[in-house]
C1' cells in the first nucleotide's frame, strides 16, 4: 500500500428564491398580514415479543382448559431481549508419552427418552423383549462344483442409526470371554452461588434414536387496543313525558273472502334523553437525551450538571437553481516489484416517511470514517 473478517459511528454539506404544518410576538373589529423560532429515522418499516396507559369482564386465591418459555448466574419496569459463564458438535493451529492436552473461531428450540403411548421411510438377511446375506470355523455328505446342520456380530455389504472404542491375550472360529487405557453407569470426596469440573472406589456394560411427535415437569399469561377512552353538542329527522284543542258511523295494519274480531291514530306549546356531521381532549416531559465522576469483566447502574428535541389528522416536513466535496466512468501524461499519482471532461449521493408512547428483535440500505485481527506485496 492492497484485500478480507468482526465491532462501533455517520449516512450528504453550504447559499439563494418560492412554498407547507404547529407554536409564539406585534397590528387588526374580524378575515388576515408581518416578524421570530421549531419541523422524520437508524431503521419512522414488519407489527413479531415485552411494558406504560385505556376501557370491558371477573372481583381473595388456586385448580382445570388453552397458549407460551426452557443449561447456569446476572442485568432490566418487563421480555422469547442483552451480558458473562458452562456443556455438546464442527473447523483451524500448537504440543505430545499417540491415550490425549492446550489455545482460537463458528454454531446449538441446550429441561426430561427406566412415567406412559407412538414413529424409525428407502436400502438391507435383520430396525426393537434383535438379526446369519456374504465371509470365518466345526461336524457330516459329496458327482469335488458344492449341499445340509450348528457356532460366530471380529471382517464385508446396506443404512441417519446394527446392542461401547483401541490394543494384547484367548478361542475350532469368535465374543467384555479375560486384562490395560479411554468411554459409560452407580456411589463418595474436593472446588464452584450454580450450570458443571476434577479425583477415589465399585460395576463388564445394562437403558438404540426421536419430545420444532403426543406427553411429563417447572415457570409465565384475563381480553382489548388512541378508530382505546373522556367532554361539548347546531340545523334537521326520530323517541318519551306533561298540558291545550280535536275525534271515530273515519283512516291504516291484520286473523280467513263478506258478515265478525284484534291493534293503532291528528295538531300546537314546553320539557327530558339518545344519536349523525362537527369541535375539544387524550397528545407528547419521558423507564428522556448529552457531558463529567463513581461501581461493575460486561450487560447495566448510581450521583451531579446542562438541555427540551414534530405533534399533523386524508394527514405538513417540499420544489427549483447555484457552488464546492465524496464516489463512478472515459481520455491524456507520469511512475512502481506490486498497489498507484496528477490533469481534464462527463456523470453523480442509498434504504426509506412519524400517526398514543417506550424497551427489544427481525428485515432493507449507495457510499464514507474509526478500532482490533488475518492474509498478500514492498522497504528498512
Nucleotide at each position: 500500500c492492497c484485500a478480507g473478517a468482526g465491532g462501533g459511528c455517520c449516512g450528504g454539506g453550504c447559499g439563494g428564491c418560492c412554498g407547507c404544518g404547529g407554536c409564539u410576538c406585534g397590528c387588526g373589529a374580524a378575515a388576515g398580514c408581518g416578524g421570530g423560532g421549531c419541523g422524520a429515522g437508524g431503521a419512522a418499516a414488519g407489527u413479531c415479543c415485552g411494558g406504560g396507559c385505556u376501557c370491558c369482564a371477573c372481583g381473595g386465591a388456586a385448580c382445570a382448559a388453552c397458549g407460551g418459555u426452557g443449561c447456569c448466574g446476572g442485568g432490566u419496569a418487563a421480555c422469547g431481549c442483552c451480558c458473562g459463564g458452562c456443556g455438546g458438535u464442527c473447523c483451524c493451529g500448537g504440543c505430545c508419552u499417540c491415550g490425549g492436552c492446550c489455545g482460537g473461531g463458528a454454531u446449538c428450540a441446550g429441561g426430561g427418552a427406566c412415567a406412559g403411548u407412538g414413529c424409525c421411510a428407502c436400502a438391507g438377511a435383520a430396525a426393537g423383549c434383535a438379526g446369519a446375506c456374504c465371509g470365518c470355523c466345526c461336524g457330516c455328505c459329496u458327482u469335488c462344483g458344492g449341499a445340509c446342520g450348528g457356532g460366530u456380530a471380529a471382517g464385508g455389504g446396506a443404512g441417519a442409526a446394527a446392542g461401547g472404542g483401541u490394543g494384547c491375550g484367548g478361542c475350532a472360529a469368535g465374543a467384555g470371554c479375560g486384562c490395560a487405557c479411554c468411554g459409560c453407569g452407580g456411589u463418595c470426596c474436593u472446588g464452584g452461588c450454580a450450570a458443571c469440573a476434577g479425583g477415589g472406589c465399585c460395576g463388564g456394560c445394562a437403558g438404540g434414536g426421536u419430545a420444532a411427535a403426543c406427553c411429563c415437569c417447572a415457570c409465565c399469561g384475563g381480553g382489548u387496543g388512541c378508530a382505546a377512552g373522556a367532554c361539548c353538542g347546531a340545523a334537521u329527522a326520530g323517541g318519551g313525558g306533561c298540558g291545550g284543542c280535536a275525534c271515530a258511523u273515519g283512516g291504516g295494519c291484520u286473523g280467513g273472502u263478506u258478515c265478525c274480531g284484534g291493534c293503532u291514530c291528528g295538531u300546537c306549546g314546553c320539557c327530558c334523553g339518545g344519536g349523525u356531521u362537527g369541535g375539544u381532549u387524550g397528545c407528547u416531559u419521558g423507564a428522556g437525551a448529552g457531558g463529567c465522576g463513581g461501581g461493575g469483566c460486561a450487560a447495566c447502574u448510581c450521583g451531579u450538571c446542562u438541555c427540551c428535541u414534530a405533534g399533523a389528522g386524508g394527514a405538513a416536513u417540499g420544489g427549483c437553481c447555484g457552488c464546492a466535496c465524496a464516489g463512478u466512468c472515459a481520455c491524456c501524461g507520469c511512475g512502481u516489484c506490486a498497489u498507484g499519482c496528477g490533469g481534464c471532461g462527463a456523470u453523480g449521493g442509498a434504504c426509506a416517511g412519524a400517526a398514543c408512547c417506550c424497551g427489544g428483535c427481525u428485515u432493507a440500505c449507495a457510499g464514507g470514517c474509526c478500532c482490533u485481527c488475518u492474509g498478500g506485496c514492498g522497504a528498512a
A computed fold for a 380-nucleotide RNA from Sphingomonas sp. F9_3S_D5_B_2, annotated as Bacterial RNase P class A.
Its mean pLDDT, the model's own confidence on a scale to 100, is 76.
Taxonomically the source falls in Sphingomonas (Bacteria, Pseudomonadati, Pseudomonadota, Sphingomonadales).